Notes:
A computed fold for an 80-nucleotide RNA from a Fimbriimonadia bacterium, annotated as c-di-GMP-I-GGC riboswitch aptamer.
RNA sequence: GCAGAAAAAGGCAAACCUGCGGUGACGUAGGGACGCAAAGCCAAGGGUCUGAAAUCAUUUCAGAUAGCCGGUUACCUGUC
Numbered sequence: 001g002c003a004g005a006a007a008a009a010g011g012c013a014a015a016c017c018u019g020c021g022g023u024g025a026c027g028u029a030g031g032g033a034c035g036c037a038a039a040g041c042c043a044a045g046g047g048u049c050u051g052a053a054a055u056c057a058u059u060u061c062a063g064a065u066a067g068c069c070g071g072u073u074a075c076c077u078g079u080c
Base pairs, nucleotide, nucleotide: 001079002078003077004076011036012035016031017030018029019028020027021026034067040072041071042070045069046068047065048064049063050062051061052060053059054058
């Protein structure tokens, strides 16, 4: 560099339930595992979602999401 999740060292944790925070998207702690080879990190480059305002269309502003794409760094196994 390439391939991969079969083995090993380990890791994360969807839905749902409960507490707390938020108008909301959603976050967080505990329980729980649908899955994940970057489900580590990055929130503005695209997408999606929420709130507010203006609007014919739609746009603007403020937010959320990295488990949608993307960017970036890295463990293990095999191979050159």